Predicted 3D model of a 108-nucleotide RNA (TPP riboswitch aptamer (THI element)) from a Bacillota bacterium. Taxonomically the source falls in Bacillota (Bacteria, Bacillati). Its Rfam family is "TPP riboswitch aptamer (THI element)". Rfam links the family to the GO term thiamine pyrophosphate binding. The sequence was found by an Rfam model in a public genome assembly.
[in-house]
RNA sequence: AAUGGUCACUAGGGGUGCCCCCGGCACGGGGGCUGAGAGAGGGAGUUCCCUCAACCCUUUGAACCUGAUCUGGUUAGCACCAGCGAAGGGAAGUGAGACGUCGUGGUG
Numbered sequence: 001a002a003u004g005g006u007c008a009c010u011a012g013g014g015g016u017g018c019c020c021c022c023g024g025c026a027c028g029g030g031g032g033c034u035g036a037g038a039g040a041g042g043g044a045g046u047u048c049c050c051u052c053a054a055c056c057c058u059u060u061g062a063a064c065c066u067g068a069u070c071u072g073g074u075u076a077g078c079a080c081c082a083g084c085g086a087a088g089g090g091a092a093g094u095g096a097g098a099c100g101u102c103g104u105g106g107u108g
Base pairs, nucleotide, nucleotide: 005099006096007095008094009093010092011058012057013056014055017033018032019031020030021029022028023027039052040051041050042049043048044047064089065088066087070083071082072081073080
């Protein structure tokens, strides 16, 4: 000096699964697994939609979706792990200007 790291503000995108027990109409309650996140309320009543909260992600994009009622492994079960994946899609602006990353040691 600069923006691809980082932070802030505003805007936007996304997912909310699996299992066990109890009550026993529908639904509700309790517990467990993984994870950053499995939450609350409302509406219609098949299961979907809306609002809010937290979390993550925003183009140098694996947040998330399709492929997928996929393939192999594991488990009580599940995207739980891996493949698929140099596949296809997928949501940005402004400002600051290295505040960042890794390793080792110490302390709490």